Background
Predicted 3D model of a 140-nucleotide RNA (c-di-AMP riboswitch aptamer (ydaO/yuaA leader)) from Cyanobacteria bacterium Co-bin13.
C1' cells in the first nucleotide's frame, strides 16, 4: 500500500427550493444582481382527442392533498370503502401515529422539438421491530 474481516460511533429531515460569484447595507445577518444546478408552466409536427351550445356545479395549473358509494341536504357537511403523503443516512417489510390543506389562472391550456416564461419559499428536531445495499471516522 492492497484485499478480507470484527467492534464502536456518526451522517440532519420534508420540499424543486441548493451552490457559487460580484456589489450594497447593517454585520446577528440581511438585500440586489448574475451564473450553475434543480423544479413548474406555456408552446409545432406526429400521435391522441373532438356532436353542438355554453357564466356554467365551466375548464385548467401547483401540490400527497384524490376517486367511488350512501345519507343529510342545496353545496358543503357526515359516514363507508379505495387511493395517496409524512414519521430523520438510503431502501424494503410489518405494526402504530398523523395528514389529504391551501392557492393561482380567468372562459383558456392534450402531448409537444425549437422557443418563451416563472420559481428556487417555507416548516421541522421527529414512533417501534426486522431485513438489505452502500458511505465516513476510530479501534482491532
Nucleotide at each position: 500500500c492492497u484485499c478480507u474481516u470484527g467492534a464502536g460511533u456518526c451522517a440532519g429531515c420534508c420540499u424543486a427550493a441548493u451552490u457559487c460569484a460580484a456589489c450594497c447595507c447593517u454585520u446577528g445577518g440581511g438585500g440586489u444582481u448574475g451564473a450553475a444546478g434543480c423544479g413548474g408552466a406555456g408552446g409545432a409536427a406526429c400521435c391522441a382527442g373532438u356532436u353542438c351550445c355554453u357564466a356554467a356545479g365551466g375548464g385548467g395549473g401547483c401540490a400527497a392533498a384524490c376517486c367511488u358509494c350512501g345519507c343529510c341536504u342545496c353545496a358543503g357537511g357526515c359516514g363507508a370503502g379505495g387511493g395517496g403523503g409524512a414519521g430523520a443516512u438510503c431502501u424494503c417489510u410489518c405494526a402504530c401515529u398523523c395528514c389529504c390543506a391551501g392557492u393561482c389562472c380567468g372562459u383558456c391550456a392534450g402531448c409537444u422539438a425549437a422557443c418563451u416564461u416563472c420559481g428556487u419559499c417555507g416548516g421541522c428536531a421527529u414512533u417501534g421491530a426486522g431485513g438489505g445495499c452502500a458511505g465516513a471516522c476510530u479501534c482491532g
Its mean pLDDT, the model's own confidence on a scale to 100, is 78. The source organism's lineage runs through Bacteria, Bacillati and Cyanobacteriota. The sequence was found by an Rfam model in a public genome assembly.